[in-house]
Molecule: Bacterial RNase P class A
Organism: Lachnospiraceae bacterium
RNA sequence: CAAGUAAGACAAGUAAUCGCAGCUGCAGACGCCGAAAGGCAGCAGGUGAGGAAAGUCCGGGCUUCACAGGGCAGGAUGCCGGAUAACGUCCGGUGGAGGCGACUCCAAGGCCAGUGCAACAGAAAUGUACCGCGUUUGCAAUGAGCCAUGCGUGUGGCUCAUUGCAAACGUAAGGGUGGAAGGGCAGUGUAAGAGACUACCGCCCUGCUGGUAACAGCAGGGGCAUAUGUAAACCCCAUCCGAAGCAAGACCGGAUAAAGACAAUGUGGCGGCCCGUCACGUCUUAGGUAGGUUGCUUGAUCCCGUUGGUAACGGCGGGGCUAGAUAGAUGAUUACUCAACGACAUAACCCGGCUUAUCGUCUUGCUUGUUGA
Repeated sequence: CAAGUAAGACAAGUAAUCGCAGCUGCAGACGCCGAAAGGCAGCAGGUGAGGAAAGUCCGGGCUUCACAGGGCAGGAUGCCGGAUAACGUCCGGUGGAGGCGACUCCAAGGCCAGUGCAACAGAAAUGUACCGCGUUUGCAAUGAGCCAUGCGUGUGGCUCAUUGCAAACGUAAGGGUGGAAGGGCAGUGUAAGAGACUACCGCCCUGCUGGUAACAGCAGGGGCAUAUGUAAACCCCAUCCGAAGCAAGACCGGAUAAAGACAAUGUGGCGGCCCGUCACGUCUUAGGUAGGUUGCUUGAUCCCGUUGGUAACGGCGGGGCUAGAUAGAUGAUUACUCAACGACAUAACCCGGCUUAUCGUCUUGCUUGUUGA
C1' cells in the first nucleotide's frame, strides 16, 4: 500500500424567528364549550418519532378469569457449562464442516428399542452372483512322449500340456452399475478365494489419566448380521409449557325495556378431554349508553467512575428524566459548519431479543500478499 475479517460510533449539528402538541409551575372560577363528569384558553420554564419505530417471530412485566391442582392428549426445545426476569436469545467451550489464514456456519440426543421409506442404474438394495477365477467330468482340436502293428507312407491305444464348448461343485478377492454391494487397506495363506489368520485403522466392551462437563488421550479385550442413508420420517429419551389481552381493566357523569326457553340428579367458568374445584344462574331476541377521566410513561431505564468475571453479565458510588397523541402533534425559514439535507422509513401499554430492508462516513483489533528499512 492492497485485499479480507471481527467489533463499535454516527444517521445531521449549532443559533435565531414563526407555527403545532404535551408536561411542570403560577393564576383561577374572570373568558369559551358542555346536561354533567370534565375540558379549552392566559403567563413562565423545559421537552418532542428509529437503528430498525418494520415483521408480530419468541420471551416477559402489567390486568382479568381465579383460590389454583392432578392425569391424558398436544406443543416447544435438543452437545456441555454459564448469563438473564425469561426465552427458541446471548457468552464461553466440545465435536463436525468450510477457508492459506484471521474467522464463519451447524434443525449438534438416539438407527445395537421398534416400524417405515430409498427414484434411476445395476444380475441383485437387506441381502446377491451378471462378467470373472478354480476343481471335477464329458466332447472336439493341436502338439509332445511311449507302446503295439506294418517293408515304407501309415493305423490304433495310453499319458501329459494347451485351447474351445457344455454340465456340476466351490468362490465373493478382481471387473461393471451405483451415494452405498457381507467394515477399509496391505500381506500370509489357498485349487482359486475369504477376518480364515496377522499388522494398522473403523466399530463395540472394560479400565486408567486430564477436565465441573460435553469430550480428549492411553492400555487391554472382542472378529464384529454391530451390513448404506434417512428421525427438518413415524417413533424413543430428557427438559419445559394456563388462557385472553390496554379495544386488558378501574372510576365519574348520564340514559334505559323488556320478552321467551332451560335449570340443582342442573347450568356455566377454569386452552382440548377427564377428575377436581369455584359460582348460582345460563342462553336467544329486542332496547339504552357510541361522553369524560384513568391505565399512560420513574423504567428488569440512561450516563460517568470504580470493581468482579475470558466473556455474556453483575456489585458499589455519583449524576440524569429525555413524546404520551386519541382521527391522531413532533414542522417551516434564515445563517454557519459539513461525509450524512439522501436510502430503508415514521411512536400508540412497556421492555429483552431474533428476523427482514437500507444511502453514506469514520474508528480500532487481527489475517494474507507485495514493497522498503